[in-house]
Context: one part of a larger RNA
RNA sequence: UGACGGGGGCCCGCACAAGCGGUGGAUCAUGUGGUUUAAUUCGACGCAACGCGAAGAACCUUACCCGGGCUUGAAGUGUAGCGGAAUGUGGGUGAAAGCCUGCAGCCCUUCGGGGCCGCUAUAGAGGUGCUGCAUGGCUGUCGUCAGCUCGUGCCGUGAGGUGUUGGGUUAAGUCCCGCAACGAGCGCAACCCCUAUCCUUAGUUGCCAACGGGUCAAGCCGGGCACUCUAAGGAGACUGCCCACGCAAGUGGAGAGGAAGGUGGGGAUGACGUCAAGUCAUCAUGGCCCUUAUGUCCGGGGCUACACACGUGAUACAAUGGUCGGUACAGAGGGCAAAGCCGCGAGGCAGAGGCAAUCCCUAAAGCCGACCUCAGUUCGGAUUGCAGUCUGCAACUCGACUGCAUGAAGCUGGAAUCGCUAGUAAUCGCAGAUCAGCACGCUGCGGUGAAUACGUUCCCGGGCCUUGUACA
Numbered sequence: 001u002g003a004c005g006g007g008g009g010c011c012c013g014c015a016c017a018a019g020c021g022g023u024g025g026a027u028c029a030u031g032u033g034g035u036u037u038a039a040u041u042c043g044a045c046g047c048a049a050c051g052c053g054a055a056g057a058a059c060c061u062u063a064c065c066c067g068g069g070c071u072u073g074a075a076g077u078g079u080a081g082c083g084g085a086a087u088g089u090g091g092g093u094g095a096a097a098g099c100c101u102g103c104a105g106c107c108c109u110u111c112g113g114g115g116c117c118g119c120u121a122u123a124g125a126g127g128u129g130c131u132g133c134a135u136g137g138c139u140g141u142c143g144u145c146a147g148c149u150c151g152u153g154c155c156g157u158g159a160g161g162u163g164u165u166g167g168g169u170u171a172a173g174u175c176c177c178g179c180a181a182c183g184a185g186c187g188c189a190a191c192c193c194c195u196a197u198c199c200u201u202a203g204u205u206g207c208c209a210a211c212g213g214g215u216c217a218a219g220c221c222g223g224g225c226a227c228u229c230u231a232a233g234g235a236g237a238c239u240g241c242c243c244a245c246g247c248a249a250g251u252g253g254a255g256a257g258g259a260a261g262g263u264g265g266g267g268a269u270g271a272c273g274u275c276a277a278g279u280c281a282u283c284a285u286g287g288c289c290c291u292u293a294u295g296u297c298c299g300g301g302g303c304u305a306c307a308c309a310c311g312u313g314a315u316a317c318a319a320u321g322g323u324c325g326g327u328a329c330a331g332a333g334g335g336c337a338a339a340g341c342c343g344c345g346a347g348g349c350a351g352a353g354g355c356a357a358u359c360c361c362u363a364a365a366g367c368c369g370a371c372c373u374c375a376g377u378u379c380g381g382a383u384u385g386c387a388g389u390c391u392g393c394a395a396c397u398c399g400a401c402u403g404c405a406u407g408a409a410g411c412u413g414g415a416a417u418c419g420c421u422a423g424u425a426a427u428c429g430c431a432g433a434u435c436a437g438c439a440c441g442c443u444g445c446g447g448u449g450a451a452u453a454c455g456u457u458c459c460c461g462g463g464c465c466u467u468g469u470a471c472a
Base pairs, nucleotide, nucleotide: 001472002471003469004468005467007466008465009464010463011462012461013460015456016455019420020419021418022417023416026315027314028313029312030311031310032309033308034306035305042053043052064301065300066299067298068297069296070295077123078122079121080120081119082118083117084116087104088103089102090101091100092099093098107114108113126290127289129288130287131286135284136283137279138278139277140275142273147186148185149184150183151182152181153162154161155160166177167176168175192267193266194265195264197235198234199233200232201231202230203229206225211222212221213220238261241255242253243252244251245250317413321372322371323370324369325368326367327366333361334360335359336353340349341348342347379410384405385404386403387402388401389400390399426448427447428446429445430444431443432442
């Protein structure tokens, strides 16, 4: 100087408390351990591995296993030799890859050759082989925490200190006052984006708002940019005004004004560093290793196994519910497919419209009415049988969905444990990426919409000062 303490002081955080809803019990989905296997490819392991890399494992992917092939190789570059335009298209064998074997076809030229292709030889290719404890880059974490440092000066033999401590204050090393310090940098804040109000500009979305026409109805038509909206610019919030306290910074209060107050709400943004944290399998790269194989092509299988154990989720156990009929209202996004007809349905036929504020995909909970009456049930839907639909070369291993039948466990879950402070939790549906097909996952979007916070003693994590130490 740090680190640590079941030392002290001060202060924060859904850290506790106060509340609401979960997990832990059931079934299923998914990841992991273990076991099994020819193989069940590899990585990730407290928080910070375990719906993680994987935003899509039937083939492909694929890195694994078995089998069949190739050896300058699947792709690329240089040199030399030989041959041929390029290229197209057959036959045999075979599971395919491959191997064997035909046919068609003749570019430019200064006639030396050149471009392109194939074969041979060679330099070399190739490796998801090892080392993340040789590395770059990227990332997680402490932590959006308020800290981490430097120049000059001063103090100390020196390590180092001072500044950065102290008194206040703040979300904040935020600001004020003081002070052997005076300044400065990286962080904080602000500048950026979305959202809440208004104005201007602009009208193939919106509007009977005003006029006319028209319909069962409908911006449907003429017409119009007032409003809504869209998207560009601007205004607006600064403790600016008032009162109290205070040297000040600021705090408290009420209020005016205001759409909004005291960082309005959300996002992006992550200091010096820590964990030899993670990644050699995104990529790059040192070293080591393989070179008729640890490279490469193909067929099939595996990654989907199953006595078990754990994590994360979905659905439930019901009446604030279930079923049936009627009926209403989004946002964000994508590029898709409407009407009509057929089918109980998944879906099929059809193809208007749409290169999209124009066409298409578009809610559910809700509301109204009826039935069910506490029952393993009109709860719950696992499992299984049969029959189908769709995608795709192909759904046996191993896809999703539909109909009929079947109806299992489950009656609120021990010890323990998680999330959340407001348009949040809870609850309801919708869209998108990936994608031929496949979503209970993920990322977004809107609808309905709570309860509670006395307080900081305690648990956990963190910041500042101080104290002890046989630790570095």